[in-house]
RNA sequence: AGAGUUUGAUCCUGGCUCAGAGCGAACGCUGGCGGCAGGCCUAACACAUGCAAGUCGAGCGGGCACCUUCGGGUGUCAGCGGCAGACGGGUGAGUAACACGUGGGAACGUGCCCUUUGGUUCGGAACAACUCCGGGAAACUGGAGCUAAUACCGGAUACGCCCUUCGGGGGAAAGAUUUAUCGCCAAAGGAUCGGCCCGCGUCUGAUUAGCUAGUUGGUAGGGUAACGGCCUACCAAGGCGACGAUCAGUAGCUGGUCUGAGAGGAUGAUCAGCCACACUGGGACUGAGACACGGCCCAGACUCCUACGGGAGGCAGCAGUGGGGAAUAUUGGACAAUGGGCGCAAGCCUGAUCCAGCCAUGCCGCGUGAGUGAUGAAGGCCCUAGGGUUGUAAAGCUCUUUUAGCGGGGAAGAUAAUGACGGUACCCGCAGAAUAAGCCCCGGCUAACUUCGUGCCAGCAGCCGCGGUAAUACGAAGGGGGCUAGCGUUGCUCGGAAUCACUGGGCGUAAAGGGCGCGUAGGCGGCCAUUCAAGUCGGGGGUGAAAGCCCAGGGCUCAACCCUGGAAUUGCCUUCGAUACUGUUUGGCUAGAGACCGGAAGAGGUAAGUGGAACUGCGAGUGUAGAGGUGAAAUUCGUAGAUAUUCGCAAGAACACCAGUGGCGAAGGCGGCUUACUGGUCCGGUUCUGACGCUGAGGCGCGAAAGCGUGGGGAGCAAACAGGAUUAGAUACCCUGGUAGUCCACGCCGUAAACGAUGAAUGCUAGCCGUUGGCGGGCUUGCCCGUCAGUGGCGCAGCUAACGCUUUAAGCAUUCCGCCUGGGGAGUACGGUCGCAAGACUGAAACUCAAAGGAAUUGACGGGGGCCCGCACAAGCGGUGGAGCAUGUGGUUUAAUUCGAAGCAACGCGAAGAACCUUACCAGGUCUUGACAUCCUUUGCCACUUCUAGAGAUAGAAGGUUCCCCUUCGGGGGACAAAGUGACAGGUGGUGCAUGGUUGUCGUCAGCUCGUGUCGUGAGAUGUUGGGUUAAGUCCCGCAACGAGCGCAACCCUUGACUUUAGUUGCCAGCAUUAAGUUGGGCACUCUAGAGUGACUGCCGGUGACAAACCGGAGGAAGGUGGGGAUGACGUCAAAUCAUCAUGCCCCUUAUGACCUGGGCUACACACGUACUACAAUGGCCGGUACAACGGGAAGCGAAGCCGCGAGGCGGAGCGAAUCUUUAGAAGCCGGUCUCAGUUCGGAUUGCAGGCUGCAACUCGCCUGCAUGAAGUCGGAAUUGCUAGUAAUCGCGGAUCAGCAUGCCGCGGUGAAUACGUUCCCGGGUCUUGUACACACCGCCCGUCACACCACGAGAGUUUACAACACCCGAAGUCGGUGGGGUAACCGCAAGGAGCCAGCCGCCGAAGGUGGGGUAGAUGAUUGGGGUGAAGUCGUAACAAGGUAACCGU
Repeated sequence: AGAGUUUGAUCCUGGCUCAGAGCGAACGCUGGCGGCAGGCCUAACACAUGCAAGUCGAGCGGGCACCUUCGGGUGUCAGCGGCAGACGGGUGAGUAACACGUGGGAACGUGCCCUUUGGUUCGGAACAACUCCGGGAAACUGGAGCUAAUACCGGAUACGCCCUUCGGGGGAAAGAUUUAUCGCCAAAGGAUCGGCCCGCGUCUGAUUAGCUAGUUGGUAGGGUAACGGCCUACCAAGGCGACGAUCAGUAGCUGGUCUGAGAGGAUGAUCAGCCACACUGGGACUGAGACACGGCCCAGACUCCUACGGGAGGCAGCAGUGGGGAAUAUUGGACAAUGGGCGCAAGCCUGAUCCAGCCAUGCCGCGUGAGUGAUGAAGGCCCUAGGGUUGUAAAGCUCUUUUAGCGGGGAAGAUAAUGACGGUACCCGCAGAAUAAGCCCCGGCUAACUUCGUGCCAGCAGCCGCGGUAAUACGAAGGGGGCUAGCGUUGCUCGGAAUCACUGGGCGUAAAGGGCGCGUAGGCGGCCAUUCAAGUCGGGGGUGAAAGCCCAGGGCUCAACCCUGGAAUUGCCUUCGAUACUGUUUGGCUAGAGACCGGAAGAGGUAAGUGGAACUGCGAGUGUAGAGGUGAAAUUCGUAGAUAUUCGCAAGAACACCAGUGGCGAAGGCGGCUUACUGGUCCGGUUCUGACGCUGAGGCGCGAAAGCGUGGGGAGCAAACAGGAUUAGAUACCCUGGUAGUCCACGCCGUAAACGAUGAAUGCUAGCCGUUGGCGGGCUUGCCCGUCAGUGGCGCAGCUAACGCUUUAAGCAUUCCGCCUGGGGAGUACGGUCGCAAGACUGAAACUCAAAGGAAUUGACGGGGGCCCGCACAAGCGGUGGAGCAUGUGGUUUAAUUCGAAGCAACGCGAAGAACCUUACCAGGUCUUGACAUCCUUUGCCACUUCUAGAGAUAGAAGGUUCCCCUUCGGGGGACAAAGUGACAGGUGGUGCAUGGUUGUCGUCAGCUCGUGUCGUGAGAUGUUGGGUUAAGUCCCGCAACGAGCGCAACCCUUGACUUUAGUUGCCAGCAUUAAGUUGGGCACUCUAGAGUGACUGCCGGUGACAAACCGGAGGAAGGUGGGGAUGACGUCAAAUCAUCAUGCCCCUUAUGACCUGGGCUACACACGUACUACAAUGGCCGGUACAACGGGAAGCGAAGCCGCGAGGCGGAGCGAAUCUUUAGAAGCCGGUCUCAGUUCGGAUUGCAGGCUGCAACUCGCCUGCAUGAAGUCGGAAUUGCUAGUAAUCGCGGAUCAGCAUGCCGCGGUGAAUACGUUCCCGGGUCUUGUACACACCGCCCGUCACACCACGAGAGUUUACAACACCCGAAGUCGGUGGGGUAACCGCAAGGAGCCAGCCGCCGAAGGUGGGGUAGAUGAUUGGGGUGAAGUCGUAACAAGGUAACCGU
């Protein structure tokens, strides 16, 4: 410090997720030791049991025990009395508050402690204990009697103290003791602690906006330790609040802790300070201090005891129990230390504390051994079978002993005594590698890889995502990586997140500028001087507790931990000073702003009036059959006279031309003309005021269209509606009608894609070119220059993710306002405000997704555009689709009809040839190391022949015999065969979506790329685009490109001309010869097959840009690639093929292998493709007759001759072929016949008879003859081939092959028509445009309905909780009152009084009750929309002009 994830890729925006640190944690697996720390976060739930606050006999009387010198003493115990139980310890429920933090303040109290002053005198009356008598189950308690005190009361005294009307009045004490001493009273001061007041700080919500009657203040009184509405009476009407009152929710606060670079954010366990609480609520008493955790009273709930009459209790003290929970310990030891209470003290008490126990809960430290050890052992795993790895790891050898164990010694903590810890820490010795390693991960992020299993299953997953038969992602194993007595997971916090942005973000298009203005509060504010010193800056002082963090040093062996010191504590208060800036005061200025004067333009607004054109209606005329409307029609109007045309009248609405990226207005918006009223702006002058300014939360006003209310108006247009069309449907688009509405007046509504998707204001920052309104200048008088204010285009710097913006900023700055924080849910729900309603404004959450988006790029696509090409269309010729038959396919059938191929690019395809074989399929019969290969052992044959059984495979029998090489003669090796054994063979079994190879297709289309450079943040672009040209990315020119590669072309083959070489099997001009180039001869010619020449836009003219090129011409056998072929770029289609072959993996192994016989692949209602033959006269038939080329041939081609009507047979010359043979060419030509008919067309089908091949033609071959003579008379919708030696037509050959071709591959013969042209269909190329597509339009995608699940809203209601209010009741208790009760001290001779106690009354008052409202939660038949969910239904709304451009409001 970043990374992953939106895309085909890119940049940006933006969310989600991860890596880090931390924790009072929990869970899973595992677990050796020690030190230091920590340990109910949940039920402030309920608690059994024990302990946690007592002490003092030196305050007092007494009981008991013991001792006694009988005086008494000692010990102990209940009671009276004193002090302490207000500390210490626990918890965080409540509390949003002077509770806490911090800093101040004045009107207070303060036991014990310290200092000082003074005093400590004289009396009195009781009550416990105790005794007696009672009550009660108990707790406890009544009556009578005795008694002491440091208990209580009175008097005296009073320096000081308190009150005061200033005369005066009031008020203390306690003693103990042998001394010493300890106490007591009053007062003053201190210290400590506490009470009170104030400034500032301290969570969320405005879908909480108003709150408040003791409320705010005053006077008087009361009360308190003390100020105060703290309380009461009276008076006044205040007080708080947008700087957030009130209300609601949540919460103890702080030092600190965690995180972070910091600023911040989160948190408030342990330790420390403060507060609050003590079963819940209320209350007071005592006291220095409490409204009191282990005190009291009352009420309530709960628990316990009970003799039913009454009582008792409060672990949020330490242990512990139940419960809750994911979860948190021992009913331990000791007062030795520190501290506390009491005491003169000894001492007692102390679950405070110090220790121990449990727990890996955390932090820190140590260990589980060290060295050596290669045959790189064994085993495991992988393997290309060679090896690699685990791995110096182990074993082995040599050492060590931390830790644990055993034995011995043994502290400090204590200053004289006292040690729970503890025989602990520590030290010494002994034995022995001995007692001691796991957890997670290994697809990317993120360090670490293989095998097997599984097969979208099981499972994983933090995000992206893995898993559908080769998973580094699941499970296991081997190996590896990380951490280590721990390791992972989960939860939570901060970080990363600049993702709430103070530091430190944004708002044209990503989320985000309010529709526009006026203006309140607020914020901000020109120049010069002056004053103050609030902000600001500097110095000093106080405080900022300790601990913690940081630094230095020190102590435990180190560390954690602890100790000492320093620094820091960014803050608050105070004081002194400074005065630039902000602010305050005062004075001045004119550049901002405003006023004034003079000009100017304008659809600015409102009202009234007025004009013409057009539409429509009505009337009249002319006139006749249609009009209207559409893609085409129809509805509609019209013979009752329409449309058309002429004239007249009426009514309403809107204002052509001018008209303009022209004008005006804040925006919405404003358009004939005239008048009236009226707002704003600009320019010139520089006369006046003197900062009067800018912005603007709330507020107020304006605000298109639609809509609403009332009343008018209504020509045209036109939601709804009706009809006609279109359509599968058409509640639409189109047409004919047509009502609200559109118009006017008044009143509402308050929204729009109210847009420049760009808030307002001010200043600054290059220009150029238009245009509107002013002003100034120059002259040549219609132009130029300058300037201010608008309005446009282009553009530098700069900005921007890019697109783009650019003095009219989206640049550089300042001020103020509004708004944003992932997508969906949703601008929805609830609540509130407004509205007549529609609805508007404000405006969530649950749930769900990992994206949603912006800009740009490359493609692809478009019922977008431009250019161009192609038998693509058109122009032609011939077909297919109809018939019959052949063949292939689908389907069906079957035991099997083997398998594959599937739009073009499967279907006369694999099949260049299924009767058996082939053959993979089926039935039956057989074999199991196998039909085939290699290795090992044994034997020596085998082959072959014959016979028997069988359908055959096979089985049996007989015959038959003996190979080669080397040799040391023992044998060895090899071939072949048989038997045996196991390794293995075998598989046309699966996967073409695991593959190689091969092939098809776009397409012989002209494209596809690279290097360097340049441009761009980048994907990418440029080059390759542009202007021409070409068949062509072919070439030329231009150009930030320059070059290059694969393609094109050429080189190759063939064909077309000539030359040359060579003439046999070829040829024959001349010569001779023959039936015949038959032979001699010749090689001129043809031909054959080698080598060359030739064609290159080379030449001429024109066009073009002086180019490339095109057009025409000459020459030439051939002319612009001469014709044809081979040749197929980068790639696309998971295209085809595992059945050509090869091959991974999987599967079968007496079978999915192998053999055999027979059958099937040839089936047949039907559908499709491809061919053949036809339908006839350009023809059929008969006769005659002419001319080829490419090829093939030995298990072959097969001549002549003969036989047969023929297929064919006999025959066997010749030929491994320019020699022989196949071989007859056919159409054609000549002659004849048929005469338009189902025919002398057509030949299917069928019968009979034959031929050939073959082991065998039944299923199931081909051919021949005779006979038979079907459909068919040119083919619907639709569709196909072909541009020249082509189509069409005619025959010939070959491969395969025993036989079988209408198929396929070739060959030649005859031999056309047409192309104006590129609008349209199809395909392709290129440029451009749009895009929400990228699996790329066979794309994407919307809504209803149906189903399942989820959360939410409404809902007659039901129910729970909370906080208030009103009234009722009114405990305890304080306070006040009261009298007929009671009463020791004081007064009084007494009576009595004062006072006190009890009672009663009153105010207040907790709980409780009643009531109507409020808030929140839960639940509710039903209902509403929403979300999610591999393959449901209906349509096609959006994305391309998305097929009616889309969208916003109504």
Molecule: small-subunit ribosomal RNA
Organism: uncultured bacterium